A computed fold for a 74-nucleotide RNA from a bacterium, annotated as transfer RNA. The prediction has a mean pLDDT of 82.
[in-house]
Parts: sequence; structure tokens; C1' cells
RNA sequence: GCGCCUGUAGUUCAGCGGAUCAGAAUGCCUGCCUUCGGAGCAGGAGGUCGGGGGUUCGAAUCCCUCCAGGCGCA
Repeated sequence: GCGCCUGUAGUUCAGCGGAUCAGAAUGCCUGCCUUCGGAGCAGGAGGUCGGGGGUUCGAAUCCCUCCAGGCGCA
């Protein structure tokens, strides 16, 4: 330098044939339970979906570009 893959909640990921409120697990907070803690149960907070632009009535999803990480080729 060229090609491919990945980037979504604190963490690990799903969703990538465009519209159902952006979800799960775990962690965190509160309550219940318990002599206390843990486990268990219930509830809650937490994300402008890596940045920017475009297409569209509508984009996490399609297109362009940039950034970061990984793999391969040279």
C1' cells in the first nucleotide's frame, strides 16, 4: 500500500431481507427474604447503535468518507 472482518448499556453479545418503545445476560441501585452476608425473588437506572455526510416519509440496518482494533497478502 491492497483486501477482508469487527465497533450497539460498565462488561460479553443479539438485532444488519429499513418502521412493532433499541434488547438479552452479567454488573450497578432499591426493596423483599435472611440473625448478618451470599444465593433467590421483584422493581429501577444506564445507550443520541465508533465520528461525519448522503439516500428515504422513515436508517443500528443501505451508500460514501474518516477513526480505532484484528486477520491476510505484498